[in-house]
RNA sequence: GGUGAGGAGCAUCUGAUCGCGGGCGCAUGUUCAAACACGUACGCCUGAGGAAAGUCCGGGCUCCGCAAGGCAGGAUGCCAGUUAACGGCUGGGCACGUAAGGUGACGGCAAGUGCAACAGAAAGCAAACCGCCUGCUUUGGCAGGUAAGGGUGAAACGGUGUGGUAAGAGCACACCAGCGCUGCUGGUAACAGUGGCGGCUAGGUAAACCCCAUCCGGUGCAAGGUCCGAUAGGGAGAAAGAGCUUGCCUGGCUCGUUUGAAUCUCCGGGUUGACCGCUUGAGGCAGAUGGCGACAUCUGUCCCAGAUAGAUGAUCAGAACGACGCGACAUAACUGUCGCAACGUACAGAAUCCGGCUUAUCGCUCCUCCUGCAAU
RNA sequence: GCGCCCGUAGCUCAGCUGGACAGAGCAGGGGACUCCUAAGCCCAAGGUCAUGUGUUCGAAUCACAUCGGGCGCACCA
Repeated sequence: GGUGAGGAGCAUCUGAUCGCGGGCGCAUGUUCAAACACGUACGCCUGAGGAAAGUCCGGGCUCCGCAAGGCAGGAUGCCAGUUAACGGCUGGGCACGUAAGGUGACGGCAAGUGCAACAGAAAGCAAACCGCCUGCUUUGGCAGGUAAGGGUGAAACGGUGUGGUAAGAGCACACCAGCGCUGCUGGUAACAGUGGCGGCUAGGUAAACCCCAUCCGGUGCAAGGUCCGAUAGGGAGAAAGAGCUUGCCUGGCUCGUUUGAAUCUCCGGGUUGACCGCUUGAGGCAGAUGGCGACAUCUGUCCCAGAUAGAUGAUCAGAACGACGCGACAUAACUGUCGCAACGUACAGAAUCCGGCUUAUCGCUCCUCCUGCAAU
Repeated sequence: GCGCCCGUAGCUCAGCUGGACAGAGCAGGGGACUCCUAAGCCCAAGGUCAUGUGUUCGAAUCACAUCGGGCGCACCA
């Protein structure tokens, strides 16, 4: 010098002209007059994102006869912390990986049940096809023993060695690997290290049922509330019960149980309006303190879109950046710098609000770190 | 905006829960039959199981993430 890993930030800019949403001010119109409100003109201020997206999680907020008990269902799953909460984040442990570093649905299959095609003798409890050994034999084989060897398979019941045996085998022993029980040391813990005992060798699959632990009431701003206007409280049906409360049961609540009132369902009718919710918030920025960190506390400062078929745009000029091509210069080389013409400058677009995750994204800048290569 | 569902041959669907063959009907093609045609008969072809990653020995099926499509939900009496 190049390359690689991780992280943070930005994500075109400037000017002119025309145009749009919101707020404020002022003028003016509508009115007999004033105020309010609305319209119009002018001036000033302000006007998308890192993902506004997917709607995958979690919360604020809202209403539901305050959500009580049980069943069912769902989610999460090493440990500790953080937070309003989380399946997020931070730190640690363990496993895999050459390094920086990255990845991990990472409780339990020595609770129970189930599953494993084809091949193979045999697929979860043992099992004898070939082989090996013993015995018998009519010399074709038959009976028994044997899991060391062969072969099949994704997977075949610890490994090596010695002894042992008819041949073999944890059958016995030594060492090694794993597991269980039990101590000690370190650590909040997960776990790590180490000692003893047990021949215990226990296979895979829980993104199979399931078991264990923890958590979860439903509803989503079209929630919910206020007002104006319009229309036919018009027709039919349900059952003594109906509706709501969580899918079901118990419990609870409302209405009804002679007029079909209320409720619910269907048909039919009317409206497609205004305001609140609505943007001051677990808010942004800066600093200090505590903490490895996520984060917390304190102080100062700032106000930063609120549309409703949905504003935030269009044109022109200039600048910046990018890759390709051509030319010049520099370098040992990779390559770098400068100039020229045309081209390109992404993904995308608020809609109740936040915290995350995931996905899309032309590119640029900065920080930390690793390593091989090339030159010295 | 919010909630929910679906994607398998040209079309309509089964298989998914419970993992081990990708199938059925219609359409299209060929053959045979017939004087000709239709129906019926025989035959073969036709698949990125929407896409990707993972779990598993093994994925249309299980899990996660994307892509595409569809449905429902306004207020008043």
Predicted 3D model of RNase P RNA and transfer RNA as a complex of 453 nucleotides. Its mean pLDDT, the model's own confidence on a scale to 100, is 75. It holds a member of the Rfam family "Bacterial RNase P class A". Gene Ontology terms of the family: dimeric ribonuclease P complex, ribonuclease P activity and tRNA processing. By type it is a ribozyme.